[in-house]
RNA sequence: CGGAGCGUAGCGCAGCCCGGUAGCGCACCAAUCUGGGGGGUUGGGGGUCGCCGGUUCGAAUCCGGCCGCUCCGA
Numbered sequence: 001c002g003g004a005g006c007g008u009a010g011c012g013c014a015g016c017c018c019g020g021u022a023g024c025g026c027a028c029c030a031a032u033c034u035g036g037g038g039g040g041u042u043g044g045g046g047g048u049c050g051c052c053g054g055u056u057c058g059a060a061u062c063c064g065g066c067c068g069c070u071c072c073g074a
Base pairs, nucleotide, nucleotide: 001073002072003071004070005069006068007067010026011025012024013023020057028044029043030042031041032040033039050066051065052064053063054062
């Protein structure tokens, strides 16, 4: 320098192809069961979807540019 993949909650990921209310597991908080710990049950909070712009009635999703990580090639 060229190419590919990835970036979504504290962590690990799905959703993207084919635009229409942002989800799952773990973790966290509360209540409850327990003498307590651990554990079980029920409920709850947490996201400007890497950044900036464009298209659209509507963008995590489509388009352009940029940033970061990983891999391949030179």
Predicted 3D model of a 74-nucleotide RNA (transfer RNA) from an Aestuariivirgaceae bacterium. Its Rfam family is "tRNA". The family's RNA type in Rfam is transfer RNA. It was read from a public genome assembly. Its mean pLDDT, the model's own confidence on a scale to 100, is 84.